Annotation:
Bacterial RNase P class A from a Candidatus Sysuimicrobiota bacterium, 360 nucleotides, folded computationally. Taxonomically the source falls in Candidatus Sysuimicrobiota (Bacteria, Bacillati). A source record names the gene rnpB. The coordinates come from a structure-prediction model, not an experiment, and the mean pLDDT is 79.
């Protein structure tokens, strides 16, 4: 120079006018002054936790969820590292990766058969035809060959046999046993013909993990109208919304009627950046520093100018470029807050690594 892997950021700036939310101060009470105001995904609501009520959430049953090891973590279906498969020359990506030797069940089409079978063919002794090469029949042996299939009795080669057959041997796969290293996951040896289709994102086993509702959670305050009817109820209403048990426990439903405010939760938090330490890493520690939206169904905005990138025109060029006009700058927006994961997203930086070409 090419062609690529693999991570990390920004996602317009600066003025100026007019407008909005909250917060705080000041007055002459609807105004003025200050301060502050969206994100990497704020989103989809998949997941996991906090917090809040209901047992301080308890035992069973049913249901659902995770699945390689080992560590991270508040916790996960996340995230590091490793293993074991499968892709690429390679950086590196990709795998719901527990058990088919507990059972059930299911393999379209085609095939004789889909889990235990003989359709062709091979052998063999017997019968029948034929002088005779051979031809036919039943009976048996045979998974070496063909044929079907996505898959078909380990492969592959010597041996060996009537003809085959792990029958018998090597090497390779798989299974089991063992022995070495490793926390493990598995990895290498080494012995043993033991040789067994696949599907468990069908059912089912096995190992863990999971009560349920959800900031309209929940509790304070006032206001109203009513001291109303009718039911159930300690022989248990009701909480309990999968079901029993249990635990708690006096109140509960339904018609009528009224209120449809106000405040608390509510944002300082598993918080951000920075430096050293500890680990490969994910992450922990310790020290410093900063305060960063908190609103009634919901503000966070709009026009102007200037730069700035990118795309068109059009002029000029010493072919690096300058310059004039226009257009365009995504996805998208807090609502109880964190950890994820997923999808979306003009356009643009950086870091670090792989192959191939050429020069020195």
């Nucleotide at each position: 120079g090419g062609a690529g892997c693999g991570g990390g950021c920004c996602g317009g700036g600066c003025g100026g006018c007019c407008g909005c939310g909250c917060c705080g101060c000041c007055c002459g009470a609807g105004g003025g002054c200050g301060g502050u105001g969206a994100g990497g995904a704020a989103a989809g609501u998949c997941c996991g936790g906090g917090c809040u009520c209901c047992a301080c959430a308890g035992g069973g049953c049913a249901g659902g969820g995770u699945g390689g090891u080992g560590g991270g973590u508040a916790a996960c279906g996340c995230c590091c590292a490793c293993c074991c498969g499968g892709g690429g020359u390679g950086a590196c990506c990709c795998g719901a990766g527990g058990g088919a030797a507990a059972g059930u069940g299911c393999c379209a089409c085609a095939g004789a058969a889909a889990c235990a079978u003989a359709c062709c063919g091979c052998c063999g002794g017997c019968c029948c035809c034929g002088c005779g090469a051979g031809g036919g029949g039943a009976c048996g042996g045979u998974a070496a060959g063909g044929g079907u299939g996505a898959a078909a009795a380990g492969g592959u080669g010597c041996g060996g046999u009537a003809a085959g057959a792990g029958c018998g041997c090597a090497c390779c796969g798989g299974c089991g046993g063992u022995g070495u290293g490793g926390u493990g996951a598995c990895a290498c040896g080494c012995c043993g013909g033991c040789c067994a289709g696949g599907c468990a994102a069908a059912c089912c086993c096995c190992a863990c993990c999971c009560g349920g509702a959800g900031c309209a959670a929940g509790g304070c305050c006032g206001a109203g109208u009513a001291g109303g009817g009718g039911g159930a109820g300690a022989u248990g209403a009701g909480g309990u919304g999968g079901c029993c048990c249990g635990c708690c426990g006096a109140u509960c439903c339904c018609c009528g009627g009224g209120u449809a405010g106000g405040c608390c939760g509510c944002u300082a938090g598993a918080g951000g950046c920075c430096u050293c330490c500890g680990g490969c890493a994910a992450c922990g520690g310790a020290g410093g520093u900063c305060c960063c939206a908190g609103a009634g169904a919901g503000a966070u905005g709009g026009c102007c100018g200037c730069c700035a990138c990118a795309c068109c025109g059009g002029g000029g060029u010493u072919c690096g470029c300058c310059u004039c006009g226009g257009u365009g700058u995504a996805c998208a927006g807090a609502a109880c807050c964190c950890g994820g994961c997923u999808u979306a997203c003009a356009g643009g930086c950086c870091c670090g690594c792989u192959c191939c070409c050429g020069c020195c």